Molecule: transfer RNA
Organism: Candidatus Falkowbacteria bacterium UBA2355
RNA sequence: GACCGUUUAGCUCAGUUGGUUAGAGCGUCACGUUGACAUCGUGAAGGUCAGUGGUUCGAGUCCACUAACGGUCA
Repeated sequence: GACCGUUUAGCUCAGUUGGUUAGAGCGUCACGUUGACAUCGUGAAGGUCAGUGGUUCGAGUCCACUAACGGUCA
C1' cells in the first nucleotide's frame, strides 16, 4: 500500500427481506423475602447503534468516506 472481518447498555452478545416502542444474559440500584448475607421475586436506571455524509416516505440494517481493533497478501 491492496483486500477481508468486527464496532449495538458497564461486560458478553442478539437484532430476519429496511417498517411502527432497540432487546437478552451478567452486572448496578431500589423494594420484598432473611436475625444477617446469599439465593429467589418485583421494579428501575443505563444506548447520539464507532464517526461524518448520502439513498429512502422510513436506516442499527443499504451505499461512500474516516477511525479503532484483528487478519490475509505485497